[in-house]
RNA sequence: GACCCUCGAACGGAAGAGAACUGCAUGCCAGCCAUGCAGUCGCCGAAGGCGCAAACGCACCCGCAACCGCUCAGGCACAAAGGACCGUUCGCAGUAU
Numbered sequence: 001g002a003c004c005c006u007c008g009a010a011c012g013g014a015a016g017a018g019a020a021c022u023g024c025a026u027g028c029c030a031g032c033c034a035u036g037c038a039g040u041c042g043c044c045g046a047a048g049g050c051g052c053a054a055a056c057g058c059a060c061c062c063g064c065a066a067c068c069g070c071u072c073a074g075g076c077a078c079a080a081a082g083g084a085c086c087g088u089u090c091g092c093a094g095u096a097u
Base pairs, nucleotide, nucleotide: 007091008090009089010088011087012086013085018041020040021039022038023037024036025035026034027033042076043075044074048072049070050069051068056063057062
């Protein structure tokens, strides 16, 4: 005696897209209402994953990978949940130095 960076945690913020249709079940205030499941198409891109590949590190091999794309998974009224990323704090640590 640790800033940045990396990693982890807590708190906060955080978008997009059908209140789709059909069937079954349940509930009921018995209404093509609500919820769940399955199927059918339509859609979203910001968990994850995949493809391509700039830039960077590097003699090379290679590493690391933005943008863009795919939608396997995930998601599509409000709400809840999830959510890349951002901010703050703490830890990493009386460690490295």
Predicted 3D model of a 97-nucleotide RNA (Glycine riboswitch aptamer) from a Pseudomonadota bacterium. Its mean pLDDT, the model's own confidence on a scale to 100, is 76. The sequence was found by an Rfam model in a public genome assembly. Its Rfam family is "Glycine riboswitch aptamer". About the family: This family represents the bacterial glycine riboswitch.